[in-house]
This is a predicted structure of a 179-nucleotide RNA (Lysine riboswitch aptamer) from a Deltaproteobacteria bacterium. The coordinates come from a structure-prediction model, not an experiment, and the mean pLDDT is 78. Lineage of the source: Bacteria > Pseudomonadati > Myxococcota > Myxococcia.
Parts: sequence; C1' cells; structure tokens
RNA sequence: AACCAGAGUUGAGGCGCGGUACUCAUAAGUAGCCGCAGGACAGGGGGAACAGGCCCCAUAUCUUGCGGUGAAAGGGUGUACCGCCGAAGCCUGCUUUUGGCCUGUUACGAAAGUGGGCUGGGCCUGUGGAUAAGAUCCGCAGGACUGUCACGGUUUUUUUCGUGGAGCGCUCUCUUGGU
Repeated sequence: AACCAGAGUUGAGGCGCGGUACUCAUAAGUAGCCGCAGGACAGGGGGAACAGGCCCCAUAUCUUGCGGUGAAAGGGUGUACCGCCGAAGCCUGCUUUUGGCCUGUUACGAAAGUGGGCUGGGCCUGUGGAUAAGAUCCGCAGGACUGUCACGGUUUUUUUCGUGGAGCGCUCUCUUGGU
C1' cells in the first nucleotide's frame, strides 16, 4: 500500500422520498334539506348481511319529475416548514383497538404493534385496480435514462464503451483484528 472481517453511521444518487400547516381549484349545482305534482305499497327505518332484542314513524316509507337552497371527506396544485436516502412503497401472517341503539356470528374498512417477502432511483408506454375523474395513487410487464459496484476492452491511463449484479449495496472514518 492492497485485500478480508468487525465497528461507526460519514456522505451521495435527483423532476429524489415522506410528513405537517395554509391556500386554490375540482368534487358539484352533486349528496342532503324544503316545497309542488305523480307512481308503488301496507308496512318502513335505525353500518354490510344474518339471528335475538330495543327504539322511531304510520296522509309513514320507497320512487319519478319540476322548483328553491346547497355542502363535505378523500385525492390534487402552489407556498412554507419538518424528517430523511429502505428514504419509502407494496404483498402477506399474527395481536390489540375501532366502525350499529344493544348482544352474537361472518365479511369488509381504519389505526397501532409485530414477523416474513419483493423493489437502487425517477420517467415513458401498455395493462389491471382504487377514485367523480383525462387529475392522482398502487400492482404487473416492457423500454430507454441515471447512480453504484464487479468483470472485460479502449484511452493522453484523463476518458470512454460493453456485459452483469443488487441497497443486507456503495462511499467515508478507525492507534479494531487478520492476511
């Protein structure tokens, strides 16, 4: 000096990732509510179904049309701030809590914790799903690009080209060990 192992957690990829607050548009002249005019029916309603209760309504309830009034959530744009580089996202198992007027069963959704698996990153195209949605998000497949390492070639040994791998990586540091 180089390599291997160990420790630290140093730093980088870039239309980089996630969160919070505010704002704006969309959702939408929609849902809901009120009135009028019809239709159906004797029952109807109280989370998705079922079972058992309890409660409310009975010119109720459901539905169509017209008129009036008229939202919100989620997702998104922008700005500012915060945390970061398995940032984060997805799939799956388990546990707890939660969503009804009460109890029970099943299913679905949400939150938290925990185990396992996949993805280096953003973009584009196609496709499937969520959604009101041409926005946006997620999954799968393909494509070029980009960062990183290894191998091989090239080069003024600067550089540049090709192939391949994966973040449990790469870079940095070490009076830690070994070869």
It matches the Rfam family "Lysine riboswitch aptamer". Rfam's curators write: Riboswitches are metabolite binding domains within certain messenger RNAs that serve as precision sensors for their corresponding targets. Allosteric rearrangement of mRNA structure is mediated by ligand binding, and this results in modulation of gene expression. This family includes riboswitches that sense lysine in a number of genes involved in lysine metabolism, including lysC.